[in-house]
C1' cells in the first nucleotide's frame, strides 16, 4: 500500500438480502411474592444503528467517503 470481516440498549447479540413504527436475553429500576434475602411473576426506562455526504415519499437497511478494531497478502 491492497483484500476481507466487524461496528445496533450498560454488556451480548438479532433484524440487512426483499428500504416501511428499532427488538431479544441479560444487568439496572419500580412493584408484587418473603420475616428478610434470593427465586419466580408484572411494569417502566434505556438508541440521534460508529461518522458524514447523497438516492428517495420514507434509509439501521441502498450508493460514496471517512473512522476504529480484527484477520490476511505484499
Nucleotide at each position: 500500500a491492497g483484500a476481507u470481516g466487524u461496528a445496533u440498549a450498560g454488556c451480548u447479540c438479532a433484524g440487512c438480502a426483499u428500504g416501511g413504527u428499532a427488538g431479544a436475553g441479560c444487568a439496572g429500576c419500580a412493584c408484587g411474592u418473603u420475616g428478610a434475602c434470593a427465586u419466580c411473576g408484572u411494569g417502566a426506562a434505556g438508541g440521534u444503528c460508529g461518522c458524514c455526504u447523497g438516492u428517495u415519499c420514507a434509509a439501521a437497511u441502498c450508493a460514496g467517503g471517512c473512522u476504529a478494531c480484527a484477520u490476511c497478502u505484499a
Molecule: transfer RNA
Organism: Gronococcus sybilensis